[in-house]
RNA sequence: GUCCCCGUAGCUCAAUGGACAGAGCGCAGGCCUCCGAAGCCUGAGAUUGAGGUUCGAUUCCUCAUGGGGACA
Numbered sequence: 001g002u003c004c005c006c007g008u009a010g011c012u013c014a015a016u017g018g019a020c021a022g023a024g025c026g027c028a029g030g031c032c033u034c035c036g037a038a039g040c041c042u043g044a045g046a047u048u049g050a051g052g053u054u055c056g057a058u059u060c061c062u063c064a065u066g067g068g069g070a071c072a
Stems, first nucleotide, its partner, number of pairs: 001071007010025004018055001027043005048064005
């Protein structure tokens, strides 16, 4: 330099173009307990960025950006 793949919560993963983007672990609070652990309840927290298509985009298209890979 060319090409391919990936980017969603602190981590690991879901989500036919259509309901409030969900789950587990973790975190915070509450219940319980003499105190913890366990258990139960509640809560905060995310679509890499900018455009485009569409009535509607996490999803499709373009560019950028980050990571990984193949070739040179």